[in-house]
Molecule: Lysine riboswitch aptamer
Organism: mouse gut metagenome
RNA sequence: GAUAGAGGUCGCAUUUUUUAUCAGUACCUUUUCGGAUGUGUCAGGCACAGGAGAAGAAAAGCGAAAGGAAAAAGUGCCGAAAGGAUAUGUGUCCUGAAACAGAUACCCUUGGGCAUGCAGUGAAGAACUGUAUGACUGUCAUCAGCAAAGAUGGGGAGCUAUC
Numbered sequence: 001g002a003u004a005g006a007g008g009u010c011g012c013a014u015u016u017u018u019u020a021u022c023a024g025u026a027c028c029u030u031u032u033c034g035g036a037u038g039u040g041u042c043a044g045g046c047a048c049a050g051g052a053g054a055a056g057a058a059a060a061g062c063g064a065a066a067g068g069a070a071a072a073a074g075u076g077c078c079g080a081a082a083g084g085a086u087a088u089g090u091g092u093c094c095u096g097a098a099a100c101a102g103a104u105a106c107c108c109u110u111g112g113g114c115a116u117g118c119a120g121u122g123a124a125g126a127a128c129u130g131u132a133u134g135a136c137u138g139u140c141a142u143c144a145g146c147a148a149a150g151a152u153g154g155g156g157a158g159c160u161a162u163c
């Protein structure tokens, strides 16, 4: 240098189906009050709706979806993957700003899952992300030990096997 592997029975990511939640919510329709503005993130523009009744309030009817979650069946794998920063592009009615979503390149952090606290996202007491602590687990090094069990420390650009 190349090839092949291991950690876990909740290893990681992803696809499809079903189900619950989202929610009796949003949208839409009707009636009453009301009486001139409202919507497209903000500003400008433009477009649409509006005295054939806007915004707002109340009642009635109809009534979702996405994201996230659980189960089952698959697929790709073991920096699997996750997060952060920078740069460049794409999308939203046009321009500018912002926000959100996504793509590419490079750099940095994290061995893995779990529990708890805090913060963020989220409709959410679900879940995810970040961080701190704790034990567990896997691997290597050192020490100790007949052995079994043990102590300390490190990280995946690692560890094991073969060539």
Base pairs, nucleotide, nucleotide: 001163002162003161004160005159008078011077012076013075014074015073016072017071018070019069028061029060030059031058032057033056037049038048039047040046041097042096043095044094045093081110082109083108084107086105087104088103090101091100092099111137112136114134115133116132117131118130119129120128121127139154140153141152142151143150